Description: The RNA shown here (transfer RNA) has 71 nucleotides and comes from a Candidatus Heimdallarchaeota archaeon. The coordinates come from a structure-prediction model, not an experiment, and the mean pLDDT is 81. Rfam family: tRNA. Gene Ontology term of the family: triplet codon-amino acid adaptor activity.

RNA sequence: GCGCGAGUGGUGUAACGGUAACAUUGGACCCUUCCAAGGUUCGGCCCCGGGUUCGACUCCCGGCUCGCGCA
Numbered sequence: 001g002c003g004c005g006a007g008u009g010g011u012g013u014a015a016c017g018g019u020a021a022c023a024u025u026g027g028a029c030c031c032u033u034c035c036a037a038g039g040u041u042c043g044g045c046c047c048c049g050g051g052u053u054c055g056a057c058u059c060c061c062g063g064c065u066c067g068c069g070c071a
Stems, first nucleotide, its partner, number of pairs: 001070007010024004018054001026042005047063005
C1' cells in the first nucleotide's frame, strides 16, 4: 500500500429499517442481628461526518481505531 472483518451504557454482548435489549456494575429501598446471596425500582450507550428514506444502530459513501490476510 491492497483486501476482509469489527466498532452499541463503566464492562461483556444482542437487536438489523419503525421509541435500543439482556447480563454485570452503580444509586435508592425491601429482606437479614450484621455481611454475603436474593427481590423491587432508578440511572447510564448506537465511533465520527455526509447521503438514501416518511423514518437509519441497521442500507450506501468517506474518515478514524482495532484485528486478520497478502505484498